Record summary:
Model confidence (mean pLDDT): 88 of 100. c-di-GMP-I riboswitch aptamer from Desulfofundulus thermosubterraneus DSM 16057, 93 nucleotides, folded computationally. It was read from a public genome assembly, where an Rfam model found it. Its Rfam family is "c-di-GMP-I riboswitch aptamer". Rfam links the family to the GO term cyclic-di-GMP binding.
[in-house]
RNA sequence: AAUCCCGGCGGGCAAACCCGGCGAAAGCCGGGGACGCAAAGCUACAGGUCUAAAGUUUCUCAUUGAAGAAACCAUGACGGCUGGGUUGCAAGG
Numbered sequence: 001a002a003u004c005c006c007g008g009c010g011g012g013c014a015a016a017c018c019c020g021g022c023g024a025a026a027g028c029c030g031g032g033g034a035c036g037c038a039a040a041g042c043u044a045c046a047g048g049u050c051u052a053a054a055g056u057u058u059c060u061c062a063u064u065g066a067a068g069a070a071a072c073c074a075u076g077a078c079g080g081c082u083g084g085g086u087u088g089c090a091a092g093g
Stems, first nucleotide, its partner, number of pairs: 005093002012037002017032006035080001041086003045083003048078003055072006061065001
């Protein structure tokens, strides 16, 4: 000097829930709020999870439809599920 680990002064983020908005939904955004977080910064690359509007298939019917139902499906989401990638962190150790 570099890297990794511990650490958390100052400061940072913000679960549930509530209000407003967006969205078919999952969920997201803003405000309030703090369960927690040393990457709870960023990234859907791998696995995982959630949703299923459109679509496909099947079924239903006084109604034959731009109808209803079921199954499948991500092109939609989640980084506060895990791994990977990437950036950053006072004193002190």